[in-house]
């Protein structure tokens, strides 16, 4: 350095849920609490997938559509504790 993650060790991260005279149309975000979990669930919106739809065009009517978002969806790209090999 590349590989890898059994058995440690030191630690990290934080789902559902609750709160909040937050933010947002909404999906989600943020903060505090709480751990279901995670070897990157650190960090990137580049591919594909998924999830709002205000606003738009448009319809009998339902729908349609990212410019919004999901990295704890999965690839991919970058960083890194420790240990085996």
């Nucleotide at each position: 350095u590349u590989u890898u993650g059994a058995u440690a060790a030191a630690g990290g991260c934080a789902a559902a849920c609750a709160u909040a005279u937050c933010c947002g149309a909404a999906a989600g975000g943020u903060a505090u609490g709480g751990a279901c979990g995670c070897a990157a669930a650190g960090c990137c919106a580049c591919g594909g997938g998924c999830c709002u739809a205000c606003a738009g065009a448009g319809u009998a009517a339902a729908g349609c559509u990212a410019u919004g978002g999901c990295a704890g969806c999965c690839g991919g790209g970058u960083u890194g504790c420790c240990g085996a090999a």